This is a predicted structure of a 61-nucleotide RNA (Fluoride riboswitch aptamer (crcB RNA motif)) from Spirochaetes bacterium ADurb.Bin218. The sequence was found by an Rfam model in a public genome assembly. The coordinates come from a structure-prediction model, not an experiment, and the mean pLDDT is 76. Its Rfam family is "Fluoride riboswitch aptamer (crcB RNA motif)". Gene Ontology terms of the family: positive regulation of gene expression and response to fluoride.
[in-house]
RNA sequence: AUGGCUAUUGGCGAUGGGGUUCGCCAUUAACCGCCAGAGGGCUGAUGACUCCUGCUUAUAA
Repeated sequence: AUGGCUAUUGGCGAUGGGGUUCGCCAUUAACCGCCAGAGGGCUGAUGACUCCUGCUUAUAA
């Protein structure tokens, strides 16, 4: 210097944070929802389970 292996480590899974778990990626990466020709409209705080917080609507007092 080049190549290979590993995944200690780090990052990511459409809106904040914690725990458990699964998956993806190795920095020119993984990832960055759906509908509509356009103005624009719709769903969701999770990949999954769960807790806290925030937001919207309705009802009752």